Small-subunit ribosomal RNA, central domain from Cymbella subturgidula, 350 nucleotides, folded computationally.
The organism belongs to Cymbella, within Eukaryota.
The RNAcentral record of the full RNA draws on ENA and SILVA.
The prediction has a mean pLDDT of 87.
Context: one part of a larger RNA
RNA sequence: CUGGGCUUAAAGGGCGCGUAGGCGGGUGGCUAAGUCUGUGGUGAAAUCCUCCAGCUCAACUGGAGAACUGCCAUGGAUACUGGUCGUCUCGAGGAAGGUAGGGGUACGUGGAACUAUCGGUGGAGCGGUGAAAUGCGUUGAUAUCGAUAGGAACUCCGGUGGCGAAGGCGACGUACUGGACCUUUCCUGACGCUGAGGCGCGAAAGCCAGGGGAGCAAAUGGGAUUAGAUACCCCAGUAGUCCUAGCUGUAAACAAUGGAUACUAGAUGUUGAACAGAUCGACCUGUGCAGUAUCAAAGCUAACGCGUUAAGUAUCCCGCCUGGGAAGUAUGCUCGCAAGAGUGAAACUC
Numbered sequence: 001c002u003g004g005g006c007u008u009a010a011a012g013g014g015c016g017c018g019u020a021g022g023c024g025g026g027u028g029g030c031u032a033a034g035u036c037u038g039u040g041g042u043g044a045a046a047u048c049c050u051c052c053a054g055c056u057c058a059a060c061u062g063g064a065g066a067a068c069u070g071c072c073a074u075g076g077a078u079a080c081u082g083g084u085c086g087u088c089u090c091g092a093g094g095a096a097g098g099u100a101g102g103g104g105u106a107c108g109u110g111g112a113a114c115u116a117u118c119g120g121u122g123g124a125g126c127g128g129u130g131a132a133a134u135g136c137g138u139u140g141a142u143a144u145c146g147a148u149a150g151g152a153a154c155u156c157c158g159g160u161g162g163c164g165a166a167g168g169c170g171a172c173g174u175a176c177u178g179g180a181c182c183u184u185u186c187c188u189g190a191c192g193c194u195g196a197g198g199c200g201c202g203a204a205a206g207c208c209a210g211g212g213g214a215g216c217a218a219a220u221g222g223g224a225u226u227a228g229a230u231a232c233c234c235c236a237g238u239a240g241u242c243c244u245a246g247c248u249g250u251a252a253a254c255a256a257u258g259g260a261u262a263c264u265a266g267a268u269g270u271u272g273a274a275c276a277g278a279u280c281g282a283c284c285u286g287u288g289c290a291g292u293a294u295c296a297a298a299g300c301u302a303a304c305g306c307g308u309u310a311a312g313u314a315u316c317c318c319g320c321c322u323g324g325g326a327a328g329u330a331u332g333c334u335c336g337c338a339a340g341a342g343u344g345a346a347a348c349u350c
Base pairs, nucleotide, nucleotide: 004321005320006319008303012318014201015200016199017198021194022193023192025088026087027086028085029084030083031082033081034080035077036076037075038074039073040072041071042070049065050064051063052062053061054060091191092188093187094186095184096183097182098181099180103177104176105175106174107173108172109171110154114150115149116148117147118146119145120144121143125136126135162169163168206247207246209244210243211242215241216240220236221235222234223233258317259316260315261314262313263312266295267294268293269292270291271290272289274287275286276285277284299306300305323350324349325348332343333342334341335340
C1' cells in the first nucleotide's frame, strides 16, 4: 500500500467557526480533458514466457515468436466524470406572521436559612458519638425573643420536562443579545456537505494581581478508634470555594456511539407550535412537522444489546486503531509565570 476496524475487546478529536482540499440536486446545448475505440510510431539488446535446436542430459548456449501491461501522434464515440453556456426548484438561504425556553451578558431587587455582634428572658449545662473525649459554658453558654451586619446559595413549582455546539444553564425584575421550531410557498436559484492546518469556546482543581470571606473545607492541630491509624468518626481550622481583570486547556469533557444526506413495520408516553373534526370549551379525537423517552418487526451484533434519535441499508468528508509491558515515559520541538499541556519513540522483556 491493499485489506479490516473504532458503544463495552486497541481505536470518535471535549465542542464549534472555517481556509486549502475532497465530494456534490433536476434538465438542455456545446466541448472532448478524464473514459472507451481504430490506426501509425516508439517501447535497444540481454532478461522473463512459449516453441524449436546444439553440447551424451541438465545448467548453459543458439534461433524464432510472444511479451515489454508504457509513452507519443492522429482519426472517431459521448453514457458517465470534468469544463463551459443556459434553464429549473425539491437541497440551502432569505422574507412575512406566530410560538416555547434555567440559551448568553450586565445591572438591580427579594425572602428563608446560617454565622457574628448588641439587648431582653432564663440559670446549668450544651455539643458530639457505636460509646466517648477534645471543645463551648456562672466573665451566664445551649434554648428563646427582638435588633443590626455580612457572605453564599436560590426550598416548593421540578418532570427519563426545557434551552444550549459542547463545557453547561434553575429566586424575581429590567436592558441588550444568540439560536431553534411552526405556518405561508412570496423571493434568490445549488449559493451545498465535510473540513488537514488555523482561530475561538471550554467543568473542577491550579496559578497571578486586587477585593471579599457567612457556611463548607484540602493542608494542619487536637480528641477517639487501633497492634499501629500519617485514615474512616468527632472538635477546631488555613488555602480554596465568591467577585473583577488575566493565565492554564485538562476530565469516566460519556450516549465511553464524529458530522451530513437518503431509505427501511409498528405500539405507547411526553414537550412545542400548526391544521381539521366535534364541542359551551382551552377538554377530547385525528393529521402532518420538530424535539425527547419506553418497548418492539426486519436487519445487524461475539454477546450484551441497537432498532426511523440505528449499532439496519447506502453515499461523501474528517479524526483515530494495529499484541501486553516498558510509557503517555525518554528525547527534541511548540506553548505556559509555574504546575504542566501538546506532539511522542526505542532498547529490553513476555